[in-house]
Molecule: transfer RNA
Organism: Sphingobacteriaceae bacterium
Formats: sequence, C1' cells, structure tokens
RNA sequence: UCCCCCAUAGUGUAGUUGGUUAUCACAUCAGACUUUGAAUCUGAAGACCUGCGUUCGAAUCGCGGUGGGGGAA
Repeated sequence: UCCCCCAUAGUGUAGUUGGUUAUCACAUCAGACUUUGAAUCUGAAGACCUGCGUUCGAAUCGCGGUGGGGGAA
C1' cells in the first nucleotide's frame, strides 16, 4: 500500500437475505417468598460504531470514516 471479515443493552448473542413494539441468557434494580441471606418466582430499566445516500420504509442495501481481527507484497 492492497484485499477480506467483524462492530446490536454492562457482558455474550438472535434478527429468516428491507416491513407492525429489535430476541434470548447472565448481570443490575424493584417486589413476592424467608427470622436474615442464598436459591426460586414475578416485574422493570437498558442497545443497532459514526456521517451521507437509496427507499414510502434501513440493524439489514450502497459509499466514506473510525476501531478491532486475518491475509498478500
């Protein structure tokens, strides 16, 4: 310098190849249970790396940027 892949709650992930409220687990918070705690049960909060574009509609498609990983010289 060039090519390929990845980026979604605090962590790890799903999202059926564009369509109604973005999934689940752990963690966190609240409640129930308990003498207290753990465990268990119920509920809640919390996320699409960034900018532009395409489209009636973008986590998903296109381009640029940032960060990470791999390969070639």